Description: Model confidence (mean pLDDT): 89 of 100. Predicted 3D model of an 80-nucleotide RNA (c-di-GMP-I riboswitch aptamer) from a Deltaproteobacteria bacterium.

C1' cells in the first nucleotide's frame, strides 16, 4: 500500500413518527428523534420499484429513489 473488518480508538450518518415548508405526485429540505449503517459519503451508468404525461395497447417521454441491487469514485482506523 492492497485485501479485509475487531468486544480496539476517535468520530460520523440518521429510519419511522411528529412539526413547518416545497412539489400535481413520487418525494425532498429544516428541526426534534434514533430503526439501523463499515461507506447509510458522492454519482442516475445498468436493472428494479414508485410518481406523472401521452396513446401508438404495451410502448415512448419527464421525474423520484444512492437507506432496493449491481457498478463507478473518494474517505477514517489498523487487530486477526
Nucleotide at each position: 500500500u492492497g485485501c479485509c473488518g475487531a468486544u480496539a480508538a476517535a468520530g460520523c450518518c440518521a429510519a419511522a413518527a411528529c412539526a413547518c415548508g416545497a412539489g400535481u405526485a413520487a418525494u425532498c429540505g429544516u428541526g426534534u428523534g434514533a430503526c439501523g449503517g463499515a461507506a447509510a459519503g458522492c454519482c442516475a451508468c445498468g436493472g428494479g420499484u414508485c410518481c406523472u404525461g401521452a396513446a401508438g395497447g404495451u410502448u415512448c417521454g419527464g421525474g423520484a429513489u444512492a437507506g432496493c441491487c449491481g457498478g463507478g469514485u473518494u474517505g477514517c482506523c489498523g487487530a486477526a